[in-house]
The RNA shown here (transfer RNA) has 74 nucleotides and comes from a bacterium. Rfam family: tRNA. By type it is a transfer RNA. The sequence was found in a public genome assembly. The coordinates come from a structure-prediction model, not an experiment, and the mean pLDDT is 81.

RNA sequence: GGGCUUAUAGCUCAGUUGGUUAGAGCGCCACACUGAUAAUGUGGAGGUCCCUGGUUCGAAUCCAGGUGGGCCCA
Numbered sequence: 001g002g003g004c005u006u007a008u009a010g011c012u013c014a015g016u017u018g019g020u021u022a023g024a025g026c027g028c029c030a031c032a033c034u035g036a037u038a039a040u041g042u043g044g045a046g047g048u049c050c051c052u053g054g055u056u057c058g059a060a061u062c063c064a065g066g067u068g069g070g071c072c073c074a
Base pairs, nucleotide, nucleotide: 001073002072003071004070005069006068007067010026011025012024013023019057028044029043030042031041032040050066051065052064053063054062
């Protein structure tokens, strides 16, 4: 330099032909339970769906470019 692939919560990930409110587990906070912890239960906080532009009535999802990561070729 070229090709392929990937980016969603603090971490690991899901999101089924684009459809109106974006989710799970773990972690975090509060409460319940306990003599007190742990465990368990309930509730809650937490998101620029990597960035920019485009297509569309509607984009996390499709298209183009950019950036970072991974793999391969040179």